[in-house]
RNA sequence: GGGACAUUAGCUCAGUCGGUAGAGCAGCUGACUCUUAAUCAGCGGGUCGUAGGUUCGAUCCCUACAUGUCCCACUA
Numbered sequence: 001g002g003g004a005c006a007u008u009a010g011c012u013c014a015g016u017c018g019g020u021a022g023a024g025c026a027g028c029u030g031a032c033u034c035u036u037a038a039u040c041a042g043c044g045g046g047u048c049g050u051a052g053g054u055u056c057g058a059u060c061c062c063u064a065c066a067u068g069u070c071c072c073a074c075u076a
Base pairs, nucleotide, nucleotide: 001072002071003070004069005068006067007066010025011024012023013022019056027043028042029041030040031039049065050064051063052062053061
């Protein structure tokens, strides 16, 4: 330098070939317990990487950029 993939909650990840988003773990509260743990119930937490475009409407489609991983090439 070229290419592929990924970016969604604190973490690990789903998600719908367009109609404004979920799970597990973690956290908080309560129940239970002498206490802790475990278990059970509930709660909060997200401008879906950034900026544009298309559309009545974008996490989803298009473009650019950013970051990460991998492959190829080049240099040493």
Transfer RNA from Bacilli bacterium VT-13-104, 76 nucleotides, folded computationally. Rfam family: tRNA. By type it is a transfer RNA. RNAcentral records the identical sequence in 2 taxa. The organism belongs to Bacilli, within Bacteria.